[in-house]
Context: one part of a larger RNA
RNA sequence: CGUUUCAUGUUUGAGGGGAGUUGGCCUUAGUACGAGAGGACUGGGCUGAACAUACCUCUGGUUUACCGGCUUUGCCACCAGGUGAAUUGCCGGGUAGCUAUGUAUGGAAGGGAUAAGCGCUGAAAGCAUCUAAGCGCGAAGCCUACCCCAAGAUUAGACAUGCGUGAUGUGGUCGAAGACUACGACCUUGAUAGGCUCUAAGUGUAAGACCCGCAAGGGUUUCAGCUGAGGAGUACUAAUCAUCCCG
Numbered sequence: 001c002g003u004u005u006c007a008u009g010u011u012u013g014a015g016g017g018g019a020g021u022u023g024g025c026c027u028u029a030g031u032a033c034g035a036g037a038g039g040a041c042u043g044g045g046c047u048g049a050a051c052a053u054a055c056c057u058c059u060g061g062u063u064u065a066c067c068g069g070c071u072u073u074g075c076c077a078c079c080a081g082g083u084g085a086a087u088u089g090c091c092g093g094g095u096a097g098c099u100a101u102g103u104a105u106g107g108a109a110g111g112g113a114u115a116a117g118c119g120c121u122g123a124a125a126g127c128a129u130c131u132a133a134g135c136g137c138g139a140a141g142c143c144u145a146c147c148c149c150a151a152g153a154u155u156a157g158a159c160a161u162g163c164g165u166g167a168u169g170u171g172g173u174c175g176a177a178g179a180c181u182a183c184g185a186c187c188u189u190g191a192u193a194g195g196c197u198c199u200a201a202g203u204g205u206a207a208g209a210c211c212c213g214c215a216a217g218g219g220u221u222u223c224a225g226c227u228g229a230g231g232a233g234u235a236c237u238a239a240u241c242a243u244c245c246c247g
Stems, first nucleotide, its partner, number of pairs: 001152001006162006015149004021049007033038001051106005059100004066093005071086006110144003117137004171187005192238003195234005201227003208221005
């Protein structure tokens, strides 16, 4: 821009893409078959491998803005307590998020038309013949079926709602959305983000004081103190005011 008023929402599906793999065990059954040795078809059930998709409850990984421990050195006059540098100084853990080696799910079943092949009826050719007319079966393959995209499918589809109200955009606070844009939430008639409170979770018992010990150190207060991204609540902060022009 088109789709012949416009907008919003929900859709149909022409068409396109994806997937499509396979092992083992049990049972039918030590049955059919076979002198025996051996040993099925078929049907049913269970469980794997690899692959694919999604997710983070579990198991782990990561987690340089969380907690703790340790060393050298500088600084805060000193002790204590902190802090800078040393790869995040090193080490032990670790929430959210992101992840696989973790978890869940999938291939299927079914239908249709067929290939090779197997048949029925059946002439030409009084017989025979699956074929010439006609009819039936038959594959991981084909068309469906399952999942995804999809009306620029220019054959541009369908349905619902909306008209006298403000609408959209810019701007702002943000996001399991994101390079930018876009998309989505919110903008005081407000829980959008931050803060605060509570909580989950992590670390592991803070500082100070007191007690014991000559001291190193230990104990009590104290499952404390601190805490990034999690959850909830709460307008304290910021989503202001204004919206015609100029200064």
Predicted 3D model of a 247-nucleotide part of an RNA (large-subunit ribosomal RNA, domain VI) from a Candidatus Parcubacteria bacterium. It was read from a public genome assembly. The source organism's lineage runs through Bacteria, Bacteria candidate phyla and Candidatus Parcubacteria. Its Rfam family is "Bacterial large subunit ribosomal RNA". A reference for the family is Yusupov et al. (2001), "Crystal structure of the ribosome at 5.5 A resolution", Science. The coordinates come from a structure-prediction model, not an experiment, and the mean pLDDT is 85.